Annotation:
Transfer RNA from a Chthonomonadales bacterium, 72 nucleotides, folded computationally. Lineage of the source: Bacteria > Bacillati > Armatimonadota > Chthonomonadia > Chthonomonadales. The coordinates come from a structure-prediction model, not an experiment, and the mean pLDDT is 85. The RNAcentral record of the sequence draws on ENA. Rfam family: tRNA. About the family: Transfer RNA (tRNA) molecules are approximately 80 nucleotides in length. Gene Ontology term of the family: triplet codon-amino acid adaptor activity.
RNA sequence: GGCGGGAUAGCUCAGCGGUAGAGCAAACGGCUCAUAAUCGUUAGGCCGGGGGUUCGAAUCCCCCUCCCGCUA
Numbered sequence: 001g002g003c004g005g006g007a008u009a010g011c012u013c014a015g016c017g018g019u020a021g022a023g024c025a026a027a028c029g030g031c032u033c034a035u036a037a038u039c040g041u042u043a044g045g046c047c048g049g050g051g052g053u054u055c056g057a058a059u060c061c062c063c064c065u066c067c068c069g070c071u072a
Base pairs, nucleotide, nucleotide: 001071002070003069004068005067006066007065010024011023012022013021018055026042027041028040029039030038048064049063050062051061052060
């Protein structure tokens, strides 16, 4: 340099056109003499950045940044 994959909650990841979700972690509560385990509730996100298409974009198209792999 060429090709491919990835960037979404604090962490690990779903979601592939129609109001953004789970597990773990956190806060609060139940249970317990107490702690752990366990159960419930709550909070937490301009979906890497910029443009385009569309009534509507995390999702489709283009450019850019960063990470991983293959190849020369």